[in-house]
RNA sequence: UUCCCGUUGAUCCUGCGGGAGGUCGCUGCUUUCGGGAUUCGACUUAGACAUGCAAGUCAAGAUCCCUUCGGGGGUCGGCGAAAGGCUCAGUAACACGUCGAUAAUCUGCCCUAUGGUCUGGAAUAACUUCGGGAAACUGAAGGUAAUACCGGAUAGAAGAUGAAUACUGGAAGGUUUCUUCUUUGAAAGAUUACGCCAUAGGAUGAGUCGGCGGCUGAUUAGGCUGUUGGUGAGGUAACGGCUCACCAAACCAACGAUCAGUAGGGGGUAUGAGAGUACUGUCCUCGAGAAGGGCACUGAGACAAGGGCCCUAGCCCUAAGGGGUGCAGCAGUCACGAGAACUUUACAAUGCACGAAAGUGUGAUAGGGGAAUCCCGAGUGCUUACGUUAAGUAGGCUUUUGUUAAGUGUAAGGAGCUUAACGAAUAAGUGGUGGGUAAUACUGGUGCCAGCCGCCGCGGUAACACCAGAGCCACUAGUGGGGACCAUUUUUAUUGGGUCUAAAGCGUCCGUAGCCGGUUUGACAAGUCUUUCGUGAAAUUGUUUCGCUUAACGGAGCAACGUGCGAGAGAAACUGUUAGACUUGGGACCGGGAGACGAUAAGAGUAUGCCUUGGGGAGCGGUAAAAUGUUUUAAUCCUUGGUAGACUUCCGAUAGCGAAGGCACUUAUCGAGAACGGGUCCGACGGUCAGGGACGAAGGCUGGGGGAGCAAAACGGAUUAGAUACCCGUGUAGUCUCAGCAGUAAACGCUGCCUAUUAUGUGUUGCGUAUCCCACGAGGGUAUGCAGUGCCGUAGAGAAGUCGUUAAAUAGGCCACCUGGGUAGUACGAUCGCAAGAUUGAAACUUUAAGGAAUUGGCGGGGGAGCACUACAAUCGGUGACGCGUGCGGUUUAAUUUAACUCCACACAGAAAAUCUCACCAUGGGCGACGGCAGGAUGAAGGUCAGAUUAAAGGUCUUACCUGACGAGCCGAGAGAUGUUGCAUGGCCGCCGUCAGCUCGUGCCGCAAGGUGUCCGGUUAAGUCCGGCAACGAGCAAGACCUGUACCAUUAGUUGCUAGCGAGUCCUUCGGGAUGAUCGUGCACACUAGUGGGACUGCCUUGGUAACGAGGAGGAAGGUGCAGGCAACGGUAGGUCUGUAUGACUCGAAUCUCAUGGGCUACACGCGCGCGGCAAUGGUUUGGACAAUGGGAUGCAACACCGAAAGGUGAAGCUAAUCCUCGAAACCAAAUCUCAGUCCAGAUUGAGGGUUGUAACUCACCCUCAUGACGCUGGAAUCGAUAGUAAUCGUUUAUCAUUAGUGAACGGUGAAUACGUCCCUGUUCCUUGCACACACUGCCCGUCAAAUCAACCGAGCAGGGUCUGAGUGAGGAUUGCAUUCCGGUGCGAUUCGAACUUAGAUUCAGUGAGGUGGGUUAAGUCGUCACAAGGUAUCCGUAGGGGAACCUGCGGAUG
Repeated sequence: UUCCCGUUGAUCCUGCGGGAGGUCGCUGCUUUCGGGAUUCGACUUAGACAUGCAAGUCAAGAUCCCUUCGGGGGUCGGCGAAAGGCUCAGUAACACGUCGAUAAUCUGCCCUAUGGUCUGGAAUAACUUCGGGAAACUGAAGGUAAUACCGGAUAGAAGAUGAAUACUGGAAGGUUUCUUCUUUGAAAGAUUACGCCAUAGGAUGAGUCGGCGGCUGAUUAGGCUGUUGGUGAGGUAACGGCUCACCAAACCAACGAUCAGUAGGGGGUAUGAGAGUACUGUCCUCGAGAAGGGCACUGAGACAAGGGCCCUAGCCCUAAGGGGUGCAGCAGUCACGAGAACUUUACAAUGCACGAAAGUGUGAUAGGGGAAUCCCGAGUGCUUACGUUAAGUAGGCUUUUGUUAAGUGUAAGGAGCUUAACGAAUAAGUGGUGGGUAAUACUGGUGCCAGCCGCCGCGGUAACACCAGAGCCACUAGUGGGGACCAUUUUUAUUGGGUCUAAAGCGUCCGUAGCCGGUUUGACAAGUCUUUCGUGAAAUUGUUUCGCUUAACGGAGCAACGUGCGAGAGAAACUGUUAGACUUGGGACCGGGAGACGAUAAGAGUAUGCCUUGGGGAGCGGUAAAAUGUUUUAAUCCUUGGUAGACUUCCGAUAGCGAAGGCACUUAUCGAGAACGGGUCCGACGGUCAGGGACGAAGGCUGGGGGAGCAAAACGGAUUAGAUACCCGUGUAGUCUCAGCAGUAAACGCUGCCUAUUAUGUGUUGCGUAUCCCACGAGGGUAUGCAGUGCCGUAGAGAAGUCGUUAAAUAGGCCACCUGGGUAGUACGAUCGCAAGAUUGAAACUUUAAGGAAUUGGCGGGGGAGCACUACAAUCGGUGACGCGUGCGGUUUAAUUUAACUCCACACAGAAAAUCUCACCAUGGGCGACGGCAGGAUGAAGGUCAGAUUAAAGGUCUUACCUGACGAGCCGAGAGAUGUUGCAUGGCCGCCGUCAGCUCGUGCCGCAAGGUGUCCGGUUAAGUCCGGCAACGAGCAAGACCUGUACCAUUAGUUGCUAGCGAGUCCUUCGGGAUGAUCGUGCACACUAGUGGGACUGCCUUGGUAACGAGGAGGAAGGUGCAGGCAACGGUAGGUCUGUAUGACUCGAAUCUCAUGGGCUACACGCGCGCGGCAAUGGUUUGGACAAUGGGAUGCAACACCGAAAGGUGAAGCUAAUCCUCGAAACCAAAUCUCAGUCCAGAUUGAGGGUUGUAACUCACCCUCAUGACGCUGGAAUCGAUAGUAAUCGUUUAUCAUUAGUGAACGGUGAAUACGUCCCUGUUCCUUGCACACACUGCCCGUCAAAUCAACCGAGCAGGGUCUGAGUGAGGAUUGCAUUCCGGUGCGAUUCGAACUUAGAUUCAGUGAGGUGGGUUAAGUCGUCACAAGGUAUCCGUAGGGGAACCUGCGGAUG
């Protein structure tokens, strides 16, 4: 030694993006004080610089001048100016680091030792005089000294020759001694002191050489000509091709030369657990540079830049002749930029230069000023009362800090320190508040706008996410933002990753370098290990301690670090090297077998096409169906013979062989490999392999053959909206062969090769061994060993799927490859190729995911099983045509209010719109609780009469009178709203659902999502039940339950009933009969409404293990009896704010409210639901029969009268099992009509009446008379129904003043046909595929069109850098000659050579008509490619074609 968020409906992975940490510089807002620091024009511009300063010093070397006699100044001379300071352009190099070498070197000042310091000479600056010049400067004459300069001598040194002895050392060319030749030295003073010279040594500093170490690119693979070496010479302090002449042809490079890009190196700094990674400006150190280049001089030291000369570019002065200049020193200016300070003080300290010293100088340095650069320290108060707390107010306390004053402090100040006085006074911000991530479900504004957001994501009217306010959170004199680096990241993996499917195993084999390597013995000690010594600067880091009030900071000590290098001593296991030995790895050999192994040649076979013979006579062929095509010039078909090319049926197989690609008739020849067995030979000979080489399907290319069938392209026919396709008919390259090229595939086991270890089981092929059987055959069976090839599976592995001795397990060796997706296997470059193209192979830009495996759903023009009259089949009756009613759309209109739109809107809300309703339109009125302000006893509001206005008016206005306190003129705030939002809601409802499902507890399985249970086989109306099963149980639905109905019993009889009895009424033949619930009795029956019973597959037969099914008996009823009620978890943003409720928003004197009138009733049209018919199963007339449910006091109304009727007048009863509504109709009987637009049908229209209501025109209903339209059974299509059902008939009721073709209910008459199936529609379960999850109305591909961005190609155009060649060539060096006033000057030769001109190469950026593909962008065009069998399975390679996705041929893969 750390995680969190983001791919999904959810899960586990792979993988990247983002967040959280630290550091550096920039920047926004804000800011009280102090200390420390190696902080501050490094990053861009090694850009240009005004001005001032930054290197002088020495009088005890010499000389001259001035003097106030203290001193001052000039010149010569000496030393210094090669240090310090600044910067990082260049440099990939011995530049740096480290360790060595110098037997190849130098070293001023300093130290040590020894010796010496003799003699002579000629000038010159200053100065004086005279000139030239604008200036800078410079010429001539005179004149002087030295520690300046020159000559001679000596010591000594250096070199060469010869000789000798010893020493050091790894090695003498070293040191030492002697002999001969050449070159070379001194300076004084009176003394001391200080110097000077020679030699040797030291110290310091420097030069040179070597080992090792540290960047990127191979889309840079060959480089180099003084190059590599030798001999000789020159040159240097010194080795050396350093330079030159000659000779040889070497040298470097895959362990990366050369070339290109980038870069000062190191100590260190940041970060990190570390390994590392990134950076290396400030401090220290080494190097390099001084505007860009070159050159030498002086000197101990420079090729010196605050010295010189020359060229180039810039700037300045000029009298135009000529001169001057170099801040990458300190300040400062301009420019550049995101970005960086004062033209400060002092030599007091530390150092340096000079000096004997005093001292002088020093922009080194030490101080101060500025800067939110970093680090450290401190403060912005404490307390009491009121205030719930907070804010605040009042009082008290303290004084760090602050203000004032004095002293001390300092080079000068300041700070600090000491003392005194005053007074809480002078001092808090920044960012955030949806998640990650601490902190608001607070208020207002906005309304996919404005905006926010690192990432995910917020914002479309209730925003915890924008903008504000308030609260809160984090840090705090700071806090946020953008950029860079490290960590996070085991996301480059040495520590420490991977490659079957996520990115990733080369198509296969051979093999070079490299890496790795069996058993055993000896030696060595390179690696390795132990130990000693030297070195690895200081600073930095850690720690102990000390000093500043503490800390930061600083001092001292110790340690660590620098992981290294060098030297010495030892060890011998392992690796290595070397010398031997071995046989198990490997190879060779022998034996008998197996094989579609390869090459070549010969042969065979069927089929097909064509030609031919004979027969035959109308079609053939082809498809889902057709057509093109072919055929009376005889096809197809049968048959005879021939010919051509290709192919190789059966056997045939998870079989065999091969390295892979691949290989299949038979025979022969040649060649190769593997397995088994033997254990004869060799003796580690092996493994893997970067480069390299060979082989390598199909397609393609070149040339020559061949061409039957098939068949890209092409041409026809179909299909289609189109059809450049799928289907059909023709058909060319090609497919075949020979000789070459090419070198790719889903070249796949998507799994590199080799070795070892690790459970079983079961097939199959080859060889061997043992045994048994035998028909004795090369036969068969069983067991077993080895080698191959399949399946299952343990441990283990894995994200899982899965793998599992044929590993994807466990280990070892070697190679190849990967590092988010797209751009893209593209561009450019290179190599190869005839071409097609192959190999190698980026970036800009863009994007938050792309992806793998598995899970649950949904879906499929996937599969299986079951079910349903909103499915089919069978049957009956409708709709769709006509007329009318009604609803919707559309249109119209001042308004035609609105909602609802597949099933699940449309005779629905509307259980009824003349006004009202009413929401719409026109017109005209009315209304503000409460608070504040104008107004108001000089009279507010109101009332009464009259007038005007008006459709009308209670309104408005005017006048008069009455009354007496409020007031709608303004600002808020309300009442009210059928105003908005059903996508803010409650409640209710529809549909999925006439369904049979939906879940839980415990256990088990899985990393998890999740699974199991709920599955399978039966069965059921049913997840109903039975049996099995890692499940066992349970809940909600289903069922049970409740209501009605069908049967029976019992209880109870009023307003119900009346069988019997008695009354009543009528008739009577007086015997009696009839009638009726009116009365009494009665409760039998019916009915009413309570309580029970009954039905449970209980019984029988049969099938079945069972559940259960089929049939039967009994029974009123039979398999849930029938019909209802209730009706799961949930979903549908389904419907309703216009039933009511309700959040928010809006209106508020109008969107409130009232009134009048109009509208919702319109009408070229389209659709839905109904009614009536089209007639004889009927119409009309007359007569006759039988219900049930309901309703009734603003009501139902008997009954009587009037009227032709609707209806009217009067009126009993009834708060209703009592009275009324109440007459049922279809039906039955009789009569008539006789198939016609009718005696069918009734629309429309006219006239006259009636009813309701304030009102009947727009716009009600009824009656009577008259009128008499369309319509003769309804196209495509479509709906309902399985029994008291459909069909048909009427009745009641809701609404209701009036109005029913509607809804709800009621009864009457009363069928036909299945008793099955999954074909259509739909639904449930199981399974399968999926790139879908808003879930197929899904997802998604490409062209074209538009906008925009970055690239690529491009005739070219105009530049920069670097390198090379040529020319010109300032200047330098060497040298010769001439000349000289001995300072130089001139001429020539050789050589180096800046700079300029020119040519070429390379590279970088700019620009460019035009062209190309790519990325991105809410709603463009064309198609439908892919995902499901995606509707022709998809994909790979290749070739052709096509608007486009794509199509087709050939071969291949299964993903």

Notes
Predicted 3D model of a 1455-nucleotide RNA (small-subunit ribosomal RNA) from a Candidatus Woesearchaeota archaeon. NCBI's taxonomy places the organism under Archaea, Nanobdellati, Candidatus Woesearchaeota. The sequence is in RNAcentral, with records from SILVA. The coordinates come from a structure-prediction model, not an experiment, and the mean pLDDT is 80.